[in-house]
Molecule: transfer RNA
Organism: Anaerolineae bacterium
Formats: sequence, C1' cells, structure tokens
RNA sequence: UGGGGGAUAGUUCAACGGCAGAACAGCAGGUUCUGGCCCUGUCGAUCUUGGUUCGAAUCCAGGUCCCCCAGCCA
Repeated sequence: UGGGGGAUAGUUCAACGGCAGAACAGCAGGUUCUGGCCCUGUCGAUCUUGGUUCGAAUCCAGGUCCCCCAGCCA
C1' cells in the first nucleotide's frame, strides 16, 4: 500500500429493516454464626459523521480503531 473480516453494557454473545436482550460481573436484599454457593431485585451499551427509509445495531458512503492475508522499502 492492496484485499478480506470486525467494532453492541465492565466481559462474552444475541437481535428478519419495526420493544436493544441474555449470561457473567457490579450494586442492593434474602439465606448463612461469617464468607462462598444458591435465590430475588436493580444498574448499564449499538465506534464516529452523513445518506436511504414512515422506521437503521442491521442497508449505502466517508472516517477511526482492531484482526487476517498479500505486497513494497529498510
């Protein structure tokens, strides 16, 4: 530099163009002599800027970052 893939909660992973969800973690409570396990409740996210659309996490374009492959220079 070229090609391909990816970016959603603290972490891992879902979501046909139509309610943004699960698990773990965190917090609060229950249970327990205490802690853990277990149970209940709760908190919290779509990388960014535009476009298309009645409606975008999803489609399109630019940008940023990460991964893989190939190449160039040293």